Description
The RNA shown here (transfer RNA) has 72 nucleotides and comes from an uncultured archaeon. Rfam family: tRNA. Rfam's curators write: Transfer RNA (tRNA) molecules are approximately 80 nucleotides in length.

RNA sequence: GCUCCUAUAGUUUAACGGAUAGAACAUGCGGUUGCGGUCCGCAUAAUCAGGGUUCAAUUCCUUGUGGGAGCG
Numbered sequence: 001g002c003u004c005c006u007a008u009a010g011u012u013u014a015a016c017g018g019a020u021a022g023a024a025c026a027u028g029c030g031g032u033u034g035c036g037g038u039c040c041g042c043a044u045a046a047u048c049a050g051g052g053u054u055c056a057a058u059u060c061c062u063u064g065u066g067g068g069a070g071c072g
Base pairs, nucleotide, nucleotide: 001071002070003069004068005067006066007065010025011024012023013022018055027043028042029041030040031039048064049063050062051061052060
C1' cells in the first nucleotide's frame, strides 16, 4: 500500500427497514438478614463520526476513525 471482517449501556450481547433500542452481569436505592453474602423489587445507563438513499435507518450505500485478520 491492497483486500476482508468489525464497532450498540461500565462489561458481554439481542434487534425481517417500522419495538418505548431488549436482555444478562455490574452500579445505585429499597426489601429480606443480628451484620454481610445469597435471594426479591425498583431505578440509572447505549447505537463510533460525517454524508447519502428512504415516508421511516441500529439495520442499506458511502467517506473517515478505532480494533482485528490476510496479502504484498